Annotation:
The RNA shown here (Glycine riboswitch aptamer) has 85 nucleotides and comes from a Paracoccaceae bacterium. The sequence was found by an Rfam model in a public genome assembly. Lineage of the source: Bacteria > Pseudomonadati > Alphaproteobacteria > Rhodobacterales > Paracoccaceae. Its mean pLDDT, the model's own confidence on a scale to 100, is 79.
[in-house]
RNA sequence: UCAUAUCUCGCGGGAGAACCAAAUUAUUGGUGCCGAAGGAGCAACCGCCUCGGAAACUCUCAGGCCACAGGACCGUAAGAUAUAU
Numbered sequence: 001u002c003a004u005a006u007c008u009c010g011c012g013g014g015a016g017a018a019c020c021a022a023a024u025u026a027u028u029g030g031u032g033c034c035g036a037a038g039g040a041g042c043a044a045c046c047g048c049c050u051c052g053g054a055a056a057c058u059c060u061c062a063g064g065c066c067a068c069a070g071g072a073c074c075g076u077a078a079g080a081u082a083u084a085u
Stems, first nucleotide, its partner, number of pairs: 003083006010076004018031005032065003038061001039059003045053003
């Protein structure tokens, strides 16, 4: 200096799923529903293989079902760390 990986943070994109009653918005009750915060489970596979790491699959504890907010993941900018050259 370039590249790769991880983390932090800014910006852009970002799905799914209801109704009724009361209550002027928040909310409460009943039933139903969604999966892409988090969490849990099984597992292909991987590793340093006595043991560990593991999903966008599964479950819905949590969360969500106007909007706002949040949002896995993708792209991009900056910073830090590590590896490699």